This is a predicted structure of a 90-nucleotide RNA (Glycine riboswitch aptamer) from Marinosulfonomonas sp. PRT-SC04. The RNAcentral record of the sequence draws on Rfam and Ribocentre.

RNA sequence: GGAUCAACAUCGGGAGAAUCUGGUGAACACCAGUGCCGAAGGAGCAUGCGCCCCGCUAAACUCUCAGGCAACAGGGACCGAUGUUGAACA
Numbered sequence: 001g002g003a004u005c006a007a008c009a010u011c012g013g014g015a016g017a018a019u020c021u022g023g024u025g026a027a028c029a030c031c032a033g034u035g036c037c038g039a040a041g042g043a044g045c046a047u048g049c050g051c052c053c054c055g056c057u058a059a060a061c062u063c064u065c066a067g068g069c070a071a072c073a074g075g076g077a078c079c080g081a082u083g084u085u086g087a088a089c090a
Stems, first nucleotide, its partner, number of pairs: 001089001004087010018034001020033005035069003041065001042063003048056003
């Protein structure tokens, strides 16, 4: 120190699925039930590897434990921009 990578912060973008049934009821709330969603988190494995009948190892795939399913709000993987710090490189 142009650009790259990582972490953090701020800003912007950001999907899916019952305004389902019954009861209480003002309800979008609470209780019970059924149905559904996957992009917080969590879990599983292919392949490859190893000290090999066991172990290590991935996801936006799969499972739905958790979470969620009118609008608003909130959350939201991931993406972009800016900044700070660090790494590597020159």